[in-house]
RNA sequence: GCCGACGUAGCUUAGUGGGAAAGCGUACCCUUGGUAAGGGUAAGAGCACGAGUUCGAUCCUCGUCGUCGGCU
Numbered sequence: 001g002c003c004g005a006c007g008u009a010g011c012u013u014a015g016u017g018g019g020a021a022a023g024c025g026u027a028c029c030c031u032u033g034g035u036a037a038g039g040g041u042a043a044g045a046g047c048a049c050g051a052g053u054u055c056g057a058u059c060c061u062c063g064u065c066g067u068c069g070g071c072u
Base pairs, nucleotide, nucleotide: 001071002070003069004068005067006066007065010024011023012022013021018055026042027041028040029039030038048064049063050062051061052060
């Protein structure tokens, strides 16, 4: 330099045009003599950034940035 994949909550991931979801973690409560385990409730991301297409974009298209891999 060229090619490809990926970027969604503190972490790991799902979702792939119209409602952003789960597990772990966090806070509070229940339970216990106390702790752990267990159960319940809640908070927390507008989807890397910008532009375009569309009535409507996390999702499609283009560019930029970053991570990873391959080729030279």
Predicted 3D model of a 72-nucleotide RNA (transfer RNA) from Candidatus Blackburnbacteria bacterium RIFCSPHIGHO2_01_FULL_43_15b. The organism belongs to Candidatus Blackburniibacteriota, within Bacteria. Model confidence (mean pLDDT): 82 of 100. Its Rfam family is "tRNA". Rfam describes the family as follows. Transfer RNA (tRNA) molecules are approximately 80 nucleotides in length. The sequence was found in a public genome assembly.